[in-house]
RNA sequence: GGGGUGUAGCUCAGUUGGUAGAGCGUCUGAAUCGCAAUCAGAAGGUCGACGGUUCGACUCCGUUCAUCUCC
Numbered sequence: 001g002g003g004g005u006g007u008a009g010c011u012c013a014g015u016u017g018g019u020a021g022a023g024c025g026u027c028u029g030a031a032u033c034g035c036a037a038u039c040a041g042a043a044g045g046u047c048g049a050c051g052g053u054u055c056g057a058c059u060c061c062g063u064u065c066a067u068c069u070c071c
Stems, first nucleotide, its partner, number of pairs: 001070006009024004018055001026042005048064005
């Protein structure tokens, strides 16, 4: 210097720009003599940071940070 990745506690989805999601985990309840499994529900996110374009940005553009990789 070139390329990839960054979204919930963890692993990851989410691409013609239009309400942010799943599994696991956590909490509450049901059920059980009790525990686990099971069922129902809930909490939890400034989408790495800043700026720009747009009526509207996780998504497009620029800069930057971290990390992986190539030269």